[in-house]
Context: one part of a larger RNA
RNA sequence: CGAUGUUGAAGGAACUCGGCAAAUUACCCCCGUAACUUCGGGAGAAGGGGGACCUCCAUUAAGGCAACUUUUUGGGGGUGGCACAGACCAGGGGGUGGCGACUGUUUAUUAAAAACACAGGGCUCUGCGAAGUAGUUAAUACGACGUAUAGGGUCUGACGCCUGCCCGGUGCCGGAAGGUUAAAAGGAGGUGUGAGAGCUCCGAAUUGAAGCCCCGGUAAACGGCGGCCGUAACUAUAACGGUCCUAAGGUAGCGAAAUUCCUUGUCGGGUAAGUUCCGACCUGCACGAAUGGCGUAACGACUUCCCCGCUGUCUCCAACAUCGACUCA
Numbered sequence: 001c002g003a004u005g006u007u008g009a010a011g012g013a014a015c016u017c018g019g020c021a022a023a024u025u026a027c028c029c030c031c032g033u034a035a036c037u038u039c040g041g042g043a044g045a046a047g048g049g050g051g052a053c054c055u056c057c058a059u060u061a062a063g064g065c066a067a068c069u070u071u072u073u074g075g076g077g078g079u080g081g082c083a084c085a086g087a088c089c090a091g092g093g094g095g096u097g098g099c100g101a102c103u104g105u106u107u108a109u110u111a112a113a114a115a116c117a118c119a120g121g122g123c124u125c126u127g128c129g130a131a132g133u134a135g136u137u138a139a140u141a142c143g144a145c146g147u148a149u150a151g152g153g154u155c156u157g158a159c160g161c162c163u164g165c166c167c168g169g170u171g172c173c174g175g176a177a178g179g180u181u182a183a184a185a186g187g188a189g190g191u192g193u194g195a196g197a198g199c200u201c202c203g204a205a206u207u208g209a210a211g212c213c214c215c216g217g218u219a220a221a222c223g224g225c226g227g228c229c230g231u232a233a234c235u236a237u238a239a240c241g242g243u244c245c246u247a248a249g250g251u252a253g254c255g256a257a258a259u260u261c262c263u264u265g266u267c268g269g270g271u272a273a274g275u276u277c278c279g280a281c282c283u284g285c286a287c288g289a290a291u292g293g294c295g296u297a298a299c300g301a302c303u304u305c306c307c308c309g310c311u312g313u314c315u316c317c318a319a320c321a322u323c324g325a326c327u328c329a
Base pairs, nucleotide, nucleotide: 001324002323003322004321005320006319007318008317010315011314014313019310027051028050029049030048031047036041038158052079053078054077055076056075057074058073061070062069063068080084092308093307094306095305097303098302099300100299104116105115120156121155122154123153124152125151126150132142133141134140159295160294161293162292164225165224166223169222170221171218172217173216174215175214178213179212180211184207185206189202190201192199193198226244227243228242229241230240253287254284265281266280267279268278269277
């Protein structure tokens, strides 16, 4: 000097990105227990009190023929210690936001989470030799010894209230017309050759599928959801009007947000002092409705902020124990 422990005056988070680490709490019995709530919870909420030993009385249960032994619970009186769940073992608690409903799953070896999954919801395909998948375009197998209350794909993700407008583009579905369109059919007409018959080659019209064009539908399909100008009897603002463009111009709800650049926005709360936090406002650079929107009890080794308790985290370090390092032998 380091590691691992133990203890510490006064203060008690002033430490720090952050209470990281440590400390506190811890068992049993009794009392008591809030908001909120899906009425189950929340809850061991929180917060209090008691606990050893001796003795007396009552009481419970088991065994025993009995004497009695062991045992449960309650009450009275007393004894000792700094301390009685005496060591070990053994929850710190509360409030408030965010995200995800939950229990689960995950990066074996830097990430356990808000990521994945999930029950629930929707769309879509599939009528059975099913769709789909594996396989050499196969046999065959799975699907399934199942049959649309089933199976596959995809999105969302408990529950509650809901899920607006746009089908112009892309996709998908439907469409006995029409246009275009391959091989093929067809063979007007022509080429070469030949004495000819013929052989050979080219070939117009016409017929001719899917597809594409075209006509519709479809957004819990991929996706999209405007600009400028004016206007009210202070000012400001604009319910209102005009105009351009669009397939349609963002509805409800939420909003400086895990999203806000300007920004430490402004106001309020909390602090003596708050770029964080909470509540509002709305000027949403660039929220928004199953790429789900907004709420939500319970839950979380998740995450933000605050408070109580507690402490060597700190003010400010010190001592001790053990093991190293170091010095000497």
Background: The prediction has a mean pLDDT of 88. This is a predicted structure of a 329-nucleotide part of an RNA (large-subunit ribosomal RNA, domain IV) from an uncultured SAR116 cluster alpha proteobacterium. The sequence was found in a public genome assembly. It matches the Rfam family "Bacterial large subunit ribosomal RNA".